[in-house]
């Protein structure tokens, strides 16, 4: 340069066209403790990398950029 796969809360992960983006670590707080840790409950935290298309609707298809892996030259 070419081809491929990904790119979702601080971290890791599901989610592959229908309404309010799920969970698991972490973090706030209460409860329990002499504290703390484990445990139990509850709270915030992702304009889903950025833009543009398609559709009644899009994280999900489609198309440029940017980033990261991997093959090829």
């Nucleotide at each position: 340069g070419g081809g491929u796969c990904c790119g979702u809360a601080g971290c890791c992960u599901a989610g592959c066209g229908g309404a309010g983006a799920a969970g698991g670590c972490g973090g706030c707080a209460g409860c329990c403790u002499u504290c703390g840790g484990a445990g139990c409950u509850g709270c915030a935290g992702a304009u889903c990398a950025g833009g543009g298309g398609u559709u009644c609707g899009a994280a999900u298809c489609c198309c440029c950029u940017c980033g990261g892996g991997c093959c090829c030259g």
The RNA shown here (transfer RNA) has 73 nucleotides and comes from a Thermoplasmata archaeon. The source organism's lineage runs through Archaea, Methanobacteriati, Thermoplasmatota and Thermoplasmata. RNAcentral holds the sequence, with entries from ENA and MGnify. It matches the Rfam family "tRNA". Rfam's curators write: Transfer RNA (tRNA) molecules are approximately 80 nucleotides in length. Rfam classes the family as a transfer RNA. Model confidence (mean pLDDT): 80 of 100.